[in-house]
The RNA shown here (SAM riboswitch aptamer (S box leader)) has 112 nucleotides and comes from a soil metagenome. The model forms 97% of the base pairs in the Rfam consensus.
RNA sequence: CUUAUCUAGAGAGGUGGAGGGAUCGGCCCGAUGAAGCCUCAGCAACCGCCAAAACAGUUUUGUUUUGGAAACGGUGCUAAAUCCGACAGAUAUAUUGAUUCUGGAAGAUGAG
Numbered sequence: 001c002u003u004a005u006c007u008a009g010a011g012a013g014g015u016g017g018a019g020g021g022a023u024c025g026g027c028c029c030g031a032u033g034a035a036g037c038c039u040c041a042g043c044a045a046c047c048g049c050c051a052a053a054a055c056a057g058u059u060u061u062g063u064u065u066u067g068g069a070a071a072c073g074g075u076g077c078u079a080a081a082u083c084c085g086a087c088a089g090a091u092a093u094a095u096u097g098a099u100u101c102u103g104g105a106a107g108a109u110g111a112g
Stems, first nucleotide, its partner, number of pairs: 001112006011040005019029003023086004041078003046074002049068008082106001087103004
């Protein structure tokens, strides 16, 4: 950079000692102990594995779709919807604040 997913699910102990939730605003979490680190436990099928079908290629293979097993194959995750909003369009109320919907941006994770 490209692409898929993101309202589901799943935390204890030790250590540590004041921050954390990406950014900004809000709102939360935190001395009944934050971040970080360690141990153990758990959640989940993204890749990988198995089967079938279609297509391409031509015996092997590749791509896509569907289904299946699996958590000691490789990653990931375990407060709150990615905590909510941010930009654009539409929507109804109404009066300068706020509602709802759609799309986008940004971010996270996987694969390339």